[in-house]
Context: one part of a larger RNA
RNA sequence: CGUUGGAGAGUUGAGAGGAGUCAUCCCUAGUACGAGAGGACCGGGAUGAACGUGCCGCUGGUGUAUCUGUUGUCCUGCCAAGGGCAUCGCAGGUUAGCUACGCACGGAACGGAUAACCGCUGAAAGCAUCUAAGCGGGAAGCCGUCCUCGAGAUGAGCUCUCCCAUCCCCUUGAGGGAGUAAGACCCCUGGUAGACCACCAGGUUGAUAGGCCAGCGGUGUAAGCGCAGUAAUGUUCUCAGCCGACUGGUACUAAUGGGUCGAGGG
Repeated sequence: CGUUGGAGAGUUGAGAGGAGUCAUCCCUAGUACGAGAGGACCGGGAUGAACGUGCCGCUGGUGUAUCUGUUGUCCUGCCAAGGGCAUCGCAGGUUAGCUACGCACGGAACGGAUAACCGCUGAAAGCAUCUAAGCGGGAAGCCGUCCUCGAGAUGAGCUCUCCCAUCCCCUUGAGGGAGUAAGACCCCUGGUAGACCACCAGGUUGAUAGGCCAGCGGUGUAAGCGCAGUAAUGUUCUCAGCCGACUGGUACUAAUGGGUCGAGGG
């Protein structure tokens, strides 16, 4: 821009893409077969490999805005307690998130038309013949069935709901313009989204983010005073103190105010 008024939702499915794999073991059965050695078809069941999709409850990884320990040095006047730098100084853990080495699920079954091939009936050609007329069976393959996208499918589909017939101008037309409606956007707070855009949740009639409060979770018993000890240190208050992303609650802070676009068909 189109889809023949303008919007907000929900759909149909033309079409496109994805998936499609394989192995081992058990039963049937040591049966059929075979002198024996060996050893099935058909059918049923189990377990896996690789691949794919999703997820983080478990097991692990990471986790440079988290906790603790600790070395050297500088600083906060000193002690104590802390801060900076040294690969995050080093070391031991670790929430959320992201993850695999973790977990769950998938390939199927079924239907249709077929290939090679196997048949029925059957002439040409008194026989024979699966074929010439006609009718069956038959593949991991083909078309559906499963998953995803999908009406720019210009052949532009369908359904529901909402908005309504206001002014001005002319060359009087399916004309041009203005202000509006439903609605949308700008702008702002953000994330289940993300390179940007888009998408999604919200914008005071509000829990969108921050703060605060509570919880979960992590670390592992803070500082300070007292007590014991010459001291290092231990110990009571103390499963303390501190804490990023997690889960709730709460308008304290910030989403203020405002602007723009947007129908007149039939």
A computed fold for a 266-nucleotide part of an RNA from a Solirubrobacterales bacterium, annotated as large-subunit ribosomal RNA, domain VI. Lineage of the source: Bacteria > Bacillati > Actinomycetota > Thermoleophilia > Solirubrobacterales. It was read from a public genome assembly.